[in-house]
RNA sequence: UCCGAUAAAGGCAAACCCGCCGAAAGGCGGCGACGCAAAGUCACGGGUCUAACGCCGCAGGGCUAUGAUCGCCGGACUGCCGAAG
Numbered sequence: 001u002c003c004g005a006u007a008a009a010g011g012c013a014a015a016c017c018c019g020c021c022g023a024a025a026g027g028c029g030g031c032g033a034c035g036c037a038a039a040g041u042c043a044c045g046g047g048u049c050u051a052a053c054g055c056c057g058c059a060g061g062g063c064u065a066u067g068a069u070c071g072c073c074g075g076a077c078u079g080c081c082g083a084a085g
Stems, first nucleotide, its partner, number of pairs: 002085001003082002011036002017030005034071001040077003044074003047069003054063003
C1' cells in the first nucleotide's frame, strides 16, 4: 500500500411516525435502527425521481432540469482502526 476481522475505540442512520420548508421529487430537525469501512465530501459521467416555470395541445394531457438523489453505479478528493493474507 492493497485489504477488511465474530477485534477495540468511536461514527453514521433506512423505513415508520411527528414538526417545519418545498409546486413536487425531496430536504432539515426529532424519534427510531434497516443497514453501512467511507452510509465522509463533490451532481463530474451514467441511471432514477419530480415538472413549478417554459413549450406543445381546443381539452383530457404531453415534453423539458434550471430541481432532487452521493444509502443506485462509476469517478474525484479526504479520512479512523489494524487481525489474517

This is a predicted structure of an 85-nucleotide RNA (c-di-GMP-I-GGC riboswitch aptamer) from a Chloroflexota bacterium. The model forms 90% of the base pairs in the Rfam consensus. The sequence was found by an Rfam model in a public genome assembly. Model confidence (mean pLDDT): 90 of 100.